[in-house]
RNA sequence: GGUCUGUUAGCUUAGCGGUUAAAGCGCUACCCUGUCACGGUAGAGAUCGUGAGUUCAAAUCUCAUACAGAUCG
Numbered sequence: 001g002g003u004c005u006g007u008u009a010g011c012u013u014a015g016c017g018g019u020u021a022a023a024g025c026g027c028u029a030c031c032c033u034g035u036c037a038c039g040g041u042a043g044a045g046a047u048c049g050u051g052a053g054u055u056c057a058a059a060u061c062u063c064a065u066a067c068a069g070a071u072c073g
Base pairs, nucleotide, nucleotide: 001072002071003070004069005068006067007066010025011024012023013022018056027043028042029041030040031039049065050064051063052062053061
């Protein structure tokens, strides 16, 4: 340098172009308990790496670019 894969909540991952982007762990409050842990209920937390394009509509398709990984030379 070429090709391919990935980037979504604090972490790990889901998510056919179409309703409010979902779950586990973690966090906060309350319940439970003599206390902690476990358990239960509720809540906060993501404008989907960045910038454009296509479309009535984009996390999803296209292009460019950043970062990480694999592979070829």
Molecule: transfer RNA
Organism: bacterium